[in-house]
RNA sequence: AAAGCAGGCUGUCUUGCCGCGUCCCGGUGGACGCCGGGAUGAGGAAAGUCCGGACACCGCAGGGCAACCCGGCGGGUAACACCCGCCCUCCGGCGAAAGCCGGAGAGGACUAGUGGCACAGAAACCAGGUACAGUUCGGCUGUAGUGAAAAGGCUAAACUCCGGGUGGUGCAAUGCCAAGUAUGCCGGCGCUUGAGGGCGGCCCGUCCGAUGCCGGCGGGUAGGCAGCUUGAGGCGGCGGGUAACCGUCGUCCCAGAUAAAUGGCAAGACUCGACAGAAUCCGGCUUACAGGCCUGCUUUUCGC
Numbered sequence: 001a002a003a004g005c006a007g008g009c010u011g012u013c014u015u016g017c018c019g020c021g022u023c024c025c026g027g028u029g030g031a032c033g034c035c036g037g038g039a040u041g042a043g044g045a046a047a048g049u050c051c052g053g054a055c056a057c058c059g060c061a062g063g064g065c066a067a068c069c070c071g072g073c074g075g076g077u078a079a080c081a082c083c084c085g086c087c088c089u090c091c092g093g094c095g096a097a098a099g100c101c102g103g104a105g106a107g108g109a110c111u112a113g114u115g116g117c118a119c120a121g122a123a124a125c126c127a128g129g130u131a132c133a134g135u136u137c138g139g140c141u142g143u144a145g146u147g148a149a150a151a152g153g154c155u156a157a158a159c160u161c162c163g164g165g166u167g168g169u170g171c172a173a174u175g176c177c178a179a180g181u182a183u184g185c186c187g188g189c190g191c192u193u194g195a196g197g198g199c200g201g202c203c204c205g206u207c208c209g210a211u212g213c214c215g216g217c218g219g220g221u222a223g224g225c226a227g228c229u230u231g232a233g234g235c236g237g238c239g240g241g242u243a244a245c246c247g248u249c250g251u252c253c254c255a256g257a258u259a260a261a262u263g264g265c266a267a268g269a270c271u272c273g274a275c276a277g278a279a280u281c282c283g284g285c286u287u288a289c290a291g292g293c294c295u296g297c298u299u300u301u302c303g304c
Stems, first nucleotide, its partner, number of pairs: 001300010012269007020041009043275001047286002050284005055170004062204004067166005072086005087107001088105007108161002113159002115155003130144005174226004184217006196208004233252008270273001
């Protein structure tokens, strides 16, 4: 230097004009607004919604069954199926060996049972049947054979067993304001001999329960505010730790819509631009991705 593998970071830029969401300032107005100016305005995955939490509401007598999750040791964290370190096992390379380098692993148990797979074997079980010999002629007996012919190996992100653990529903949560309205009609069930509801599912049990419950028709509304974005937050310095990460100091404020903004045009630059668009918010995982940069390892070539 090239190729391959692994990991990390980044992921078009600049100017002008017009337009849009949010916020601030000024003017005007009783107010909704309108006018002018300024600031700010998608991602590393905003995605899949797969895990873990925050937050909100409901629940929080009890028992059984079922369901789901986790599984070496230690650490990190709000928590995790995530991350870090170590051990063990497996794979590849090197080596005579000890061992070294790189990679992978949800890593309790397959001597409880069931299932699946592969090899050997004629045949691996509703059994079927090879060779030889015997035979009461029935796979009935023995031997050979493969693996012990009733059973050996592998497999549990196969059922299962063991150990430990788990309330439910999701911002369309939830609270408030405003407006409108029909205590309407029909059918069924029920009113202490209990319809229906709560206790995550089912059973028991328990509590509530009559202006009740279910279905159909009909009538009304479909507006606003809060939640909502300042947060387990970003960046930098110092310190601790092998690391994940933690502590401390300084500094910064970085979308918040609700039919839902983040766009269009023109000019310019270069390496000519991929995947892709927020909707309660975080931490992960997974998936998609043109190009650029960096680090480590291996191989080859060249130079010293």
A computed fold for a 304-nucleotide RNA, annotated as Bacterial RNase P class A. The coordinates come from a structure-prediction model, not an experiment, and the mean pLDDT is 78. Its Rfam family is "Bacterial RNase P class A". Clan: RNaseP clan. The family's RNA type in Rfam is ribozyme. The sequence was found by an Rfam model in a public genome assembly.